Annotation
Predicted 3D model of a 340-nucleotide part of an RNA (small-subunit ribosomal RNA, central domain) from Thorea hispida. The coordinates come from a structure-prediction model, not an experiment, and the mean pLDDT is 82.
Context: one part of a larger RNA
């Protein structure tokens, strides 16, 4: 190169959107770059293949002949591939709906339980807490009980194996704005399609910076306990944080279905969402058939197709150096010696 792989054994990028490339639907007509036939010319010499000659024979040696496989010209073919013009509609889109259904998303308003914390009354001696206990908190009247306030986060039940978004994700109720996807009927463009090196752009926690916020909760701290010790598991306290602005940074995860996108076929049966039946798009379950090392797979991991990303013994190592990027914390890209 060819070949073999990525659900768990090494390997699918965290996800999308896309430029280059790459690869692409049905006719028809020119053309003729690739293509295929033929024909010429060239490609030392040695080597291959064969034969004959020399030698008793085998090696060697001489002749001659041969293969493949480029390049380049000339002519001829039009089936496929490319290119140019033309037409189609099956794929893809685009309009239309007093259609649907979603915890998609982004601002804005409003609730109501709950804890906490403050003032105020009733009231007295405990109260938290534990496996048991102490720290702790209360006669300066505490937990409890009752009424009033405040302030922050989260939004019970309904809830579901449901639903939605690319993907991280998303749930109190209403309003306004934006988005997507499915139906249905038709018009419309006329392959616009499909992947996607680099690039953009979203992107859970923690974490950083500058203003706010801070009820609970709670790294980091300080006690208390346990214990041989306890830098921990259990208790009390309690600081960053955790919540809100920044068209802010970071750029990661068992970021998972450990399963890259698309498209097209391939028994059968059941639940489930889109009101209902059919179909048709999803969401889960059993299972032929194939696949598999086995588990299992059926929304492929089966049969085939185009692309794009990754792997090649373990360990040094998700590291060093160098480069980029970042306020930094780090991130990305990414080795060897040496060892088994």
């Nucleotide at each position: 190169u060819u070949u073999g792989g990525c659900g768990u054994a090494a390997a699918g990028a965290a996800u999308a959107u896309g430029u280059a490339g790459a690869u692409u639907g049905a006719a028809a007509a020119u053309u003729a770059a690739c293509u295929a036939a033929u024909a010429a010319c060239u490609a030392a010499a040695a080597u291959u293949u064969u034969a004959a000659a020399u030698u008793u024979u085998a090696u060697u040696u001489u002749u001659a002949u041969u293969u493949c496989u480029g390049u380049u010209u000339a002519u001829u073919a039009a089936a496929g591939u490319g290119a140019u013009u033309u037409u189609c509609u099956a794929g893809a889109g685009u309009u239309u709906a007093u259609g649907u259904g979603g915890a998609a998303g982004a601002u804005u308003a409003u609730g109501g339980a709950a804890c906490u914390u403050u003032a105020a009354a009733u009231g007295u001696a405990a109260c938290g807490g534990u496996g048991a206990a102490a720290u702790g908190u209360a006669u300066u009247g505490a937990u409890a009980u009752u009424u009033a306030a405040a302030a922050g986060a989260a939004c019970c039940u309904c809830g579901a194996c449901a639903g939605u978004g690319a993907a991280a994700a998303c749930a109190a109720u209403a309003a306004u704005c934006u988005a997507a996807a499915u139906u249905a009927a038709a018009a419309c463009u006329g392959a616009c399609g499909u992947u996607g090196a680099g690039a953009u752009a979203u992107g859970a926690a923690a974490g950083c910076a500058u203003g706010g916020g801070u009820a609970g909760c709670a790294a980091c701290a300080g006690g208390g306990a346990u214990u041989a010790g306890a830098u921990a598991c259990c208790c009390c306290u309690u600081u960053a944080g955790u919540c809100c602005a920044u068209a802010g940074c970071u750029g990661u995860c068992a970021a998972c279905a450990a399963u890259g996108a698309a498209u097209g076929c391939u028994a059968u049966u059941u639940u489930u969402u889109g009101a209902a039946a059919a179909a048709c798009a999803g969401a889960a379950a059993a299972g032929c058939a194939a696949c598999u090392a086995a588990c299992g797979u059926u929304u492929a991991a089966g049969c085939a197709u185009u692309c794009c990303g990754c792997c090649u013994g373990g360990g040094a190592a998700c590291u060093a150096c160098g480069a980029u990027c970042g306020c930094a914390a780090g991130a990305u890209u990414a080795a060897a010696a040496c060892u088994c």
Lineage of the source: Eukaryota > Rhodophyta > Nemaliophycidae > Thoreales > Thorea. It matches the Rfam family "Bacterial small subunit ribosomal RNA". Gene Ontology terms of the family: ribosome and structural constituent of ribosome.